């Protein structure tokens, strides 16, 4: 910089109090065991492989390898913009963040 943020997919061991990105609040998860690390398994299909067409790239199939992920939700508010409502407030977007190339 570009694309996506829909869906999907967990057991065991070590560990021992935090975790849901950061700060504060709310909410939620956690000693019936959090974070972190390891093993195995799985999900997905970004890179990748094969086939067909093609040269802007597209479609189908696959999963050996490089990443990623496997509570709920990019959880909400705080910062801004747009629209609706009499208002509480609701919806969308930006910003920010995550992943890949």
């Nucleotide at each position: 910089u570009u694309a996506u943020c829909a869906a999907g997919a967990a057991a065991g061991g070590u560990g021992g109090a935090g975790g849901g990105a950061c700060u504060a609040g709310a909410c939620c998860c956690a000693c019936u065991g959090a974070a972190a690390c390891c093993u195995u398994a799985g999900c997905a299909a970004c890179c990748c492989u094969u086939u067909a067409g093609u040269c802007c790239u597209u479609a189908a199939a696959g999963a050996a390898g490089g990443u990623g992920c496997u509570a709920c939700a990019u959880u909400c508010u705080a910062u801004c913009c747009c629209g609706g409502u009499a208002a509480u407030u609701c919806g969308g977007g930006a910003c920010a963040g995550a992943u890949a190339a």

This is a predicted structure of a 101-nucleotide RNA (SAM riboswitch aptamer (S box leader)) from uncultured Muriicola sp.
The coordinates come from a structure-prediction model, not an experiment, and the mean pLDDT is 78.
The sequence is in RNAcentral, with records from MGnify.
The model forms 90% of the base pairs in the Rfam consensus.